[in-house]
RNA sequence: GGGCUUGUGGCGCAGUUGGUAGCGCGCUUCCUCGGCAGGGAAGAGGUCCCCGGUUCGAAUCCGGGCAGGUCCA
Numbered sequence: 001g002g003g004c005u006u007g008u009g010g011c012g013c014a015g016u017u018g019g020u021a022g023c024g025c026g027c028u029u030c031c032u033c034g035g036c037a038g039g040g041a042a043g044a045g046g047u048c049c050c051c052g053g054u055u056c057g058a059a060u061c062c063g064g065g066c067a068g069g070u071c072c073a
Stems, first nucleotide, its partner, number of pairs: 001072007010025004019056001027043006049065005
């Protein structure tokens, strides 16, 4: 320098005939218990890496960047 691939809540991930985001763990509050653990109920938390474009509408399509991984030179 080139090819491929990944980038979504604190962490690990899902989400492609484009219709405005979900699961597990964790976190908060309450219940259960003499207390902890375990169990139960409720809840908070994400402008989906950045900038443009297409579209009535983009995490999802297109272009350009940035970062990680991998292969080639």
Record summary:
A computed fold for a 73-nucleotide RNA from Micromonospora pisi, annotated as transfer RNA. Rfam family: tRNA. It is annotated as a transfer RNA. The RNAcentral record of the sequence draws on ENA and Rfam.